[in-house]
Molecule: SAM riboswitch aptamer (S box leader)
Organism: Streptomyces sp. CB01635
RNA sequence: CGCUCAUCCAGAGGGACAGAGGGAUACGGCCCGUUGAAGUCCCGGCAACCCUCCCGCCGACCUUGCCGAGGUCCAGGUGGGGAAGGUGCCAAUUCCGUCUCGUGGCGAGAUGCGCCGCGAGGAAGAUGAGGA
Numbered sequence: 001c002g003c004u005c006a007u008c009c010a011g012a013g014g015g016a017c018a019g020a021g022g023g024a025u026a027c028g029g030c031c032c033g034u035u036g037a038a039g040u041c042c043c044g045g046c047a048a049c050c051c052u053c054c055c056g057c058c059g060a061c062c063u064u065g066c067c068g069a070g071g072u073c074c075a076g077g078u079g080g081g082g083a084a085g086g087u088g089c090c091a092a093u094u095c096c097g098u099c100u101c102g103u104g105g106c107g108a109g110a111u112g113c114g115c116c117g118c119g120a121g122g123a124a125g126a127u128g129a130g131g132a
Base pairs, nucleotide, nucleotide: 001131003130004129005128006127007126008125013043014042015041016040017039021032022031023030026098027097028096029095044090045089046088049086050085053081054080055079056078057077058076059073060072061071062070063069064068094124099121100120101119102118103117104116105115106114107113
């Protein structure tokens, strides 16, 4: 950065400084906050995207050979484990809604309209790994 792919209902907080906001943006809702918000720093933790290492299977290769046996891992696929390194993260689903489709209930009879829900998808955003 109007790019690509993956993930986003799980998980994980203390201290110091600071001093009024914060939950991306807009609006609405709902929350967090002087029992201390944002921000900065320290320590701790979570997680497993990248990387590294280990184990299994596949695969490949090598040796020997009677359909079989043994061995190896430069490169590859896949599953699992640990967590040293690079990031990230540590209120609430990405806090919820907004757009589209489907669907349930209510209103006063209705396929329309309004309100309240539910499901799927999208948009936007975040993080990682790539790309230009």